[in-house]
Molecule: SAM riboswitch aptamer (S box leader)
Organism: Flavobacteriales bacterium UBA4474
RNA sequence: UGCUUAUUGCGAAAGACGGAGGGAUCGGCCCUUUGAUGUCUUGGCAACCCGUGAAAAAAGGGCGGGUGCCAAAUCCGACCUCGGCACCGCCGAGGAGAGAUGAGCC
Numbered sequence: 001u002g003c004u005u006a007u008u009g010c011g012a013a014a015g016a017c018g019g020a021g022g023g024a025u026c027g028g029c030c031c032u033u034u035g036a037u038g039u040c041u042u043g044g045c046a047a048c049c050c051g052u053g054a055a056a057a058a059a060g061g062g063c064g065g066g067u068g069c070c071a072a073a074u075c076c077g078a079c080c081u082c083g084g085c086a087c088c089g090c091c092g093a094g095g096a097g098a099g100a101u102g103a104g105c106c
Base pairs, nucleotide, nucleotide: 002105003104004103005102006101007100008099013042014041015040016039017038021031022030023029025078026077027076028075043070044069045068048066049065050064051063052062074098079095080094081093082092083091084090085089
């Protein structure tokens, strides 16, 4: 890198460095020199996995650890179907696809 599977409207920021773009892609819309994105430290959130344990499932994670995450619903949409409004298109519902993360496999 690839395959399978589960989840994806909850939640959670301070400091240091650094100095221009960033939010995966495209469009929209946002964030950003009142310092973003990123890296590090500390802190926190969550509960996918392991251990512990009578249990930690149901019924709001107790403790330790492996990951993950800490602007906006995965920020919204993209493709298909259905319905409504009126024919440019917009709105709503469902599904698919893509992405992200965990666990397992090759």